The RNA shown here (THF (Tetrahydrofolate) riboswitch aptamer) has 99 nucleotides and comes from a bovine gut metagenome. The coordinates come from a structure-prediction model, not an experiment, and the mean pLDDT is 79. The sequence is in RNAcentral, with records from MGnify. Of the family's consensus pairs, 83% are formed in the model.
């Protein structure tokens, strides 16, 4: 010169362990803020996240109980954790491995 490795982190399965079901959560827009982005540096109109503020939106049932309630079965584009697949530095500049 060429080829190639590797993180954060994404997303989807399993599985357990909660929250909701009196509707928070989750999804969408807007502002404002802030974090991360391969071993080092820089680093976006891309990603995440946090705070406001708007529209939208939902599944409940059966059992025991005098009740207050509690169990269970469902249900939420619900939350955490562990595992398994998939995916993977926007981009630049240097190092690393192989010819």
């Nucleotide at each position: 010169g060429c080829a190639g490795a590797g993180u954060a982190g994404a997303u989807u399965g399993a599985a357990g362990a909660g929250c909701g079901u009196u509707a928070a959560g989750u999804g969408u827009u807007u502002a404002u803020c802030g974090u991360a982005c391969a071993g080092g540096g820089a680093g976006u109109u891309g990603a995440c996240g946090a705070u406001a503020a708007a529209a939208c939106g939902a599944a409940a049932a059966a059992u025991c109980g005098a009740a207050a309630g509690a169990u269970u079965u469902g249900c939420g584009g619900u939350u955490c954790u562990u595992u398994g697949g998939u995916c993977g530095c926007a981009u630049c500049c240097c190092g690393c491995u192989g010819c």